[in-house]
Molecule: small-subunit ribosomal RNA
Organism: metagenome
RNA sequence: AGAGUUUGAUCCUGGCUCAGAACGAACGCUGACGGCGUGGCUAAGACAUGCAAGUCGUACGGAUUUUCCUUAUGAGUAAUCAUACGGAAAGUCAGUGGCGCAAGGGUGAGUAAUGCAUAGAUAACGUACCCCGAGCUCCGGAAUAACUGCGGUCUUCGGACCUUUAGCGAAAGUGCAGGUAAUACCGGAUGAUGUCCGGUGGUCGAAUGGCCGCCGGACCAACGGGCCUUCGGGUACCGGCUCAGGAGCGGUCUGUGUCGUAUCAGCUUGUUGGUGAGGUAAUGGCUUACCAAGGCAACGACGCGUAGCGGGGCUGAGAGGUUGACCCGCCACAUCGGGACUGAGACACUGCCCGGACCUCCACGGAGGGCUGCAGUAACGAAUCUUGGGCAAUGGGCGCAAGCCUGACCCAGCGACGCCGUGUGUAGGAUUAAGCCCCUCGGGGUGUAAACUACUGUCAGGGUGAAGAAAGGCAAGGGCUGUAAGGCCUGAGCUUGAUCGAUCCCAGAGGAAGCACCGGCUAACUUCGUGCCAGCAGCCGCGGUAAUACGAAGGGUGCAAGCGUUGUUCGGAAUUACUGGGCUUAAAGCGCAUGUAGGCGGGAGCGUAAGUGCCUUGUGAAAUCCCUCGGCUCAACCGAGGCCUGGCUUGGCAUACUGCGCUCCUUGAGGCAGGUAGGGGUGCGUGGAACUCUAGGUGGAGCGGUGAAAUGCGUAGAUAUCUAGAGGAACGCCAGCGGUGAAAACGGCGCACUGGGCCUGUCCUGACGCUGAGGUGCGAAAGCGUGGGUAGCGAACGGGAUUAGAUACCCCGGUAGUCCACGCCGUAAACGAUGUCUACUAGAUCGCGGUGACUCUGACGUUGGCGCGGUCGAAGCAAAAGUGGUAAGUAGACCGCCUGGGGAGUACGGUCGCAAGGCUAAAACUCAAAGGAAUUGACGGGGGCUCACACAAGCGGUGGAGCAUGUGGCUUAAUUCGAAUCAACGCGAAGAACCUUAUCCUGGGUUUGACAUGCUUGGAUGCCCGCUAUGAAAGUAGUUGGGCUGCCUCGGGUGAAACUUGCACAGGUGCUGCAUGGCUGUCGUCAGCUCGUGUCGUGAGAUGUCGGGUUAAGUCCCUUAACGAGCGAAACCCCUAUCGUUAGUUGCCAGCGGGUCAUGCCGGGAACUCUAGCGAGACUGCCGGUGUUAAACCGGAGGAAGGCGGGGAUGACGUCAAGUCCUCAUGGCCUUUAUGCCCAGGGCUGCACACGUGCUACAAUGGCGACUACAAAGCGACGCAAGACCGCGAGGUGGAGCAAAUCGCAGAAAAGUCGUCCCAGUCCGGAUUGCAGGCUGCAACUCGCCUGCAUGAAGUUGGAAUCGCUAGUAAUCGCAGAUCAGCUAUGCUGCGGUGAAUGUGUUCCUGAGCCUUGUACACACCGCCCGUCAAGUCAUGGGAGCCGGGAGUACCUGAAGUCGGGUAGCUAACCCGUAAGGGAGGCGCCUGCCGAUGGUAAGUUCGGUGACUGGGGCUAAGUCGGAACAAGGUA
Repeated sequence: AGAGUUUGAUCCUGGCUCAGAACGAACGCUGACGGCGUGGCUAAGACAUGCAAGUCGUACGGAUUUUCCUUAUGAGUAAUCAUACGGAAAGUCAGUGGCGCAAGGGUGAGUAAUGCAUAGAUAACGUACCCCGAGCUCCGGAAUAACUGCGGUCUUCGGACCUUUAGCGAAAGUGCAGGUAAUACCGGAUGAUGUCCGGUGGUCGAAUGGCCGCCGGACCAACGGGCCUUCGGGUACCGGCUCAGGAGCGGUCUGUGUCGUAUCAGCUUGUUGGUGAGGUAAUGGCUUACCAAGGCAACGACGCGUAGCGGGGCUGAGAGGUUGACCCGCCACAUCGGGACUGAGACACUGCCCGGACCUCCACGGAGGGCUGCAGUAACGAAUCUUGGGCAAUGGGCGCAAGCCUGACCCAGCGACGCCGUGUGUAGGAUUAAGCCCCUCGGGGUGUAAACUACUGUCAGGGUGAAGAAAGGCAAGGGCUGUAAGGCCUGAGCUUGAUCGAUCCCAGAGGAAGCACCGGCUAACUUCGUGCCAGCAGCCGCGGUAAUACGAAGGGUGCAAGCGUUGUUCGGAAUUACUGGGCUUAAAGCGCAUGUAGGCGGGAGCGUAAGUGCCUUGUGAAAUCCCUCGGCUCAACCGAGGCCUGGCUUGGCAUACUGCGCUCCUUGAGGCAGGUAGGGGUGCGUGGAACUCUAGGUGGAGCGGUGAAAUGCGUAGAUAUCUAGAGGAACGCCAGCGGUGAAAACGGCGCACUGGGCCUGUCCUGACGCUGAGGUGCGAAAGCGUGGGUAGCGAACGGGAUUAGAUACCCCGGUAGUCCACGCCGUAAACGAUGUCUACUAGAUCGCGGUGACUCUGACGUUGGCGCGGUCGAAGCAAAAGUGGUAAGUAGACCGCCUGGGGAGUACGGUCGCAAGGCUAAAACUCAAAGGAAUUGACGGGGGCUCACACAAGCGGUGGAGCAUGUGGCUUAAUUCGAAUCAACGCGAAGAACCUUAUCCUGGGUUUGACAUGCUUGGAUGCCCGCUAUGAAAGUAGUUGGGCUGCCUCGGGUGAAACUUGCACAGGUGCUGCAUGGCUGUCGUCAGCUCGUGUCGUGAGAUGUCGGGUUAAGUCCCUUAACGAGCGAAACCCCUAUCGUUAGUUGCCAGCGGGUCAUGCCGGGAACUCUAGCGAGACUGCCGGUGUUAAACCGGAGGAAGGCGGGGAUGACGUCAAGUCCUCAUGGCCUUUAUGCCCAGGGCUGCACACGUGCUACAAUGGCGACUACAAAGCGACGCAAGACCGCGAGGUGGAGCAAAUCGCAGAAAAGUCGUCCCAGUCCGGAUUGCAGGCUGCAACUCGCCUGCAUGAAGUUGGAAUCGCUAGUAAUCGCAGAUCAGCUAUGCUGCGGUGAAUGUGUUCCUGAGCCUUGUACACACCGCCCGUCAAGUCAUGGGAGCCGGGAGUACCUGAAGUCGGGUAGCUAACCCGUAAGGGAGGCGCCUGCCGAUGGUAAGUUCGGUGACUGGGGCUAAGUCGGAACAAGGUA
C1' cells in the first nucleotide's frame, strides 16, 4: 500500500467481498511446562449451607472459674484437707454504656439530567474521629437493664430432691412485682471569645452584604478512668466540655459539553415572577396563602425510543469511528413500592415501620426471610471457576495496650480465556534402506529425514533446601527528665510466614506436536474415487467421466501449544468526504418567482477589544499511552523520573483582519430626465379566408374512403357548382436557429388601461446589497364544480375492415372535452435533463435593439462602445460524449438535492383537495450487480454504393405416371451402423446371393485364443498329403497309409524352427468426433485477413484497409499521418486453340516403284496428318476518343487467338464444439469361458405410407424397318479375344493375335437416304405377369443378370411450389472405365458427336462485399425481453375483532409515617405545695392534610394475533399473447 467481481473488450460511476488489528468471547480438533493477568456479558430471575462487623473490664453493677491471703468452724498427731465470711489477683460471660455498623465489598435495574465531565461560586452551608491555640472540668437528684420471684416435696432453713425449666405462648416473643450501678438520664452553679437582639465606629466588596472593634441585655457546659502516693494529693497517661482555627470529607448553585427521532411542533397552572409565612445545616415554588400572567420552543421546547457517566480501551497516518469488562473517580440501586427514626453523617445491602409478590416454619392461633458480599446450588443459556488457606504482609473497626474482628486483602485451586517466555534435543550419518506416493518404467519424491554413532542435560520426575517477602511484638539493661508513675532515645536476648522459593545432586533422549490451508484474490500440486450426484463456497464461482475448487492419499505452504471457525468493533471505505466527494448524460438543481428568519457583504477614518494572536495564572487526580532509566536470568509484568493533555480559567499586551459604535465617500444598488424596440399582460370592439349547416338555382348517378375494400351518403336528387343567410373556432402569407416574458407562455386589426427591459445624459440618495430554510404568489395539458357555448376536431362508445385473434394500428360516424366566465387542481422529458448572484480568463463570425465619432449635410459607408440572441473554436475542464465570456474554465456568496439495484415514490402516519389525487416518506425481504460514455463485431421488415444464373429475358427439367435408387416411418427374431437446412437422403457403398457383414437375429462351438512379443514345461514329440467315424459346418475323436524332419565327439546329448503346458498378455466395426491427430464439407475462388514502425486516443481501439476514380479482384492510380510488409487475388503449373523446330515407330502415305479382288500390304519417303519434346505468340504493344498529363475504359487495325482467349489444379485469417473413434492413428472408460474368435442359416432387399435423386415415357423435330457414314478417351494375361462354325437370341465351340500408336474389346449413336404408320391410349409407352432358355458361381428359394415368345398397366406434358444453364454452354446422342466371379449401373467418373435461344438491365426475391446509421444483441435476431394467469415459497400492508405491555388523566379507597389539631387514659426527675394534689412536659389514643397500594372510567400509544383480502420478492425448460430494444415492423 491494495486486490477480486458488471463488459466480447475499455474507461468511469457504483455497490458487494477479501487481505490487517482487537476481544471478559464461544465452538471444532489437538494439548508439554512456567510467569503475569483474567473468568455469569444471559434471568437487577430464585436461592439450601457456611462465613462476610465488631470491639472495649483503663466507663458500670453483677454472674462465674481458678489461685492466694486473713479470720472462724470441723477433720486429722502433723503436713494438710473441707466449709463459710471478708479481701486481693488473673480469666471468662450476658447486660447497661461508648465508638463503629453511612466505611470496605457488589451490581448497572433506573436515569437524557435532581446524573457525569470541566471551569467556577458558596457574601447561602455542615463536619464525629485527627491536628493546632485558648479556657474549663463545681454541687446535687431520680430512675432503669442486669439480678430474683411469680411449680411441688422435704428440710438441720445452709439447702437438697423431684416433676422437667415451672406467668402466657407451638414458636417468635412477652407481662407483673421487688431491687442495683455508671463516662446512661435529670436539675442547679460558673460563664465568654460563643449565639441572638438593640445601638455604634472602621474597613472591604460589583451587589445581597462580609470582616474587625466598642456598649447594653438575654441564653447555653461537663466526668470520670488508669498509674503513683507520704493518702494530703500528684500526674508531661487515656478520656470529657466551651470557643476559635486547620486539614480532609460532604451539601447546594452557575457556565459550557453530553445519543437517535420532526412520520413528536407546539409545551406549561406551582406553571413563571412577586409579597408574607413555614421548612432546612444552607439558597430556592422546596412548601403554603395571596397577587400578577407569565415561562420554554426551529440554536428543536414537549413527546417517544435507547443508555449509568468519565479517566480510559480498541481501531485509525490523522481527523474520526466504536466502546465503557478488569483498575481508578463520580452517580444510582440493594426482593418491588412508600416512609420516617437514630445519628456528625442514612432516609441506611447483612437497621426499623407499612403495603405487594414470592419462599420457609406452624400445634392453623400465628411467626420468619431477602447472596446485585465470598464460596456454592438448581435454572437460563453458545458460555464463565473452589461451599480452599491465612490474617504473615497492606488497609480498616474497637481498645492505653496486649489483642480481637476483617470472604477488604494476601495467597493457593480450576479454565490454553489472553499476553509473555521455555522445551519437545545437538553433531555426524547414503547402499540416498524399507514403507508409502508419482512415473515417460529410465527414474523421481518423502529425505540426512530415519536407522546407526558420539554427545548434551533446559523442562517435567526424585532428593537437598539458601536469601528474601519481617516492618513489628515482648524485653533484661543503659542515657535524659520527673519524688514516683510516666515520657523520649538506645537495646543483648526471645518471638511472628498462609504462600512462594534459588542453587546443588541422581537418572536418562528417555515423558512432551498439532491445526488450517494448497482455482484466483493468497504462500503452497499431483494421483485416485465421484459424475450437476455426493458435496464445497468469504467474493468470483467449482461438480453433468480426464475436477490442482467435492472426498481420500502422497507431497507442499502457513502458524505453532496451539490452529481453525463463528460472532462483534474499527480499518481498508475519499462508500456521509471537517481534513476529504458530488449533482448536462452515471444517484442528485425545487417548474418559476417574490420574500421572512438566517448566512455572506464596497471604499476611507476614529474609537472599542467580543472574536483573533502572543505572553502569563490556576486547573486538567492517580493509573493508562509515550520517552529515559531501573527490578524480576529475558520478556510479559512491576517500579522511578520526565514529557504530553485538545479544553476551561486568571492577568497583561497587540489591533492587521472580522465584529460592535460613530463620522465620511461613490464605483455596487436605487432614483431623475430624454429617447427607443417588442406575438409582455388585461378588457372592449372589429375583419377576411376556410369549414359546416340552412334556403333557393343548375345538374342527373354516383359520391366518399382504402394497400384493397366495406360500413356511410345519394333518384325523397347526394357529390360537383352558383347565390343568399347563420354559427363557432383558429388567425395563412409576413415569419426568421427573429422578438417579449421569471417560468408556464405569447402571433389578424384597432382602441383604452398597464408591467418590465435597453440606450444616452451623469443631476440626486449614499451600501439602501446578494442569497434565501419556512411562508406567499404564478404555474402547459388533462381533470373537477356552476352557468353558457359547440363550426371543426375528437377519449369513451357504435359500425366496417385487417387478423389465428384485433377490446389496436386503417375507414365511416360520434358523446364528454377542446371555447367563454368564475372557482378548484398544482402536476409534465415543467429540459439547456445545466439553481441564483458577482468578478476574472485568446479569438472569429452572424442576427436583433439603442447610441458615439468620421465626411458641410443626407442616403450610404467606415470605425468605436453597450444590451440581447446564435454558430465555430484557444487554453482549461470532463469518464468520454462534449463544453468553451450565455462555461460544464478560474474563484467567491447563499440555497436545494444525492449516497448500489429492486421492493417504492409504495405502505403506515400527518397534511392539502369536492373528487381524481398531490406533498412528506419508510421497513421487512431480495440480488451482485443495476448504470454512464465510448470501442469492436453481429443484426435491422435503416440508408448508400457494388457484385453473383440472385432476379429479369430465355432453353430444358423436377413436382403428376411407371420403374430404379436413397431416406423417414411402420413392421420384424433381426431388418447392423453412421450422415440430418443449404453443406443428410444414386451419401460412406468404385458392386450386400455365401463371403463381404459389423453378435443385427437364431443356433452350434471355443478360451493364451484367428494374429504379435517375451518367459516357462515337455521332449523328436512335429508338419504336409490322404483315409475312417460323427456333425449343418466349425470342429472333435482316430489312423500299423504315404512323404518331410536341424547340429554334434552317433552311446546319447543339445536346443534352432514347429508343436505343447502355464504366465504376462492378445483381441474388440464396444462408448465418447463434446477429450484428440489427420482428412473432409461449407461460407467461397467471395476479396478479404493481418503485421512492423510511426501517429492519434487515459483505454478498448483507430489510422494504414478511409475518400475520388477504376477493376473479376484490398486490381491499379490519385489524394492522404501514415510509410512499408505478409497471407490471399494475379502470375508461376497442367490441358486446349495457331505456328515453327527436332524426332519418325507400332502412327502417316504427297511424290517414285512393286503387289493385291481389295487394304501403307511391300520397297521407300520424312512432305502432310498425327504422336511428344523444345520453342514462338497476346503485352492495352499500336491508332483514335474519354479520363486528373493517372490508373483505366470505349472503338479500331493487325492477328489463329484481344483485353483474365477457354478449362483445370490451386481454397487466406477464420466460422459452423459441422462430419468422421466404422479408413487410419490415438487419450480415457468398458469388456476378457466374452462386447474376443470360428461356423451354419437368416437379415441388411421385409411394405397401408411420405420425401429426395434419377431413368423411361406420354409421341410425328416421332415410332418401326432397310441401307449408308463420321469420333474421342480408355481397358486387356486370374485377361481382351479376331476370323471360322452352331443358335432367332442371350450365348456356345474353338482359339489366330496381343503384356498393346502393332492384336483385341469395337458395332459408335444421333445424323443421312428410302419405306411405312396418320394423331389413336395408337405400329406411342413399356410396367407387370406367364412360359422357354443362356451365363457366372460350391450355391441364383428368400435375393443375380441376360435372351426369346407371349402379356401390354399407369401415362395424352403434370397444382401450389421449385431446380439447372450465358457458348462449343444448355439441350440431345452414343462410347469407355473403376468396383467386379456375376450383377440389380437408369448411379458415378471420364470421352467425344450434333448443337441452340436469351440478356448488356438491377425495381424486387436470395446470398455476398465495402461505407454509414441505430441497438437494451455479444451463446451475437434461431438474440434480448414485458405483463396477466396457474403452481410453490417468503416477508409485508389492510382487516370484523381478540390479547398483552407502557406512560399519563379523572374519581373512589387510604397502610406506615412526618407535620398540625384534640385528649376524659398512663406518667420517676423539674416547678408549686408540709402533704394530698396540681402544673409543665412526655407516652398512649382520636382526628385533618399529604400519601404507597388497590379499584372504577374514558381515552392515548406500542406490540402480538386474526377469517378474508391487496400488492411485492424469489423460483423448473408451465399457459396466453408479443409491449420494449433496429424505423422493433403504428418511432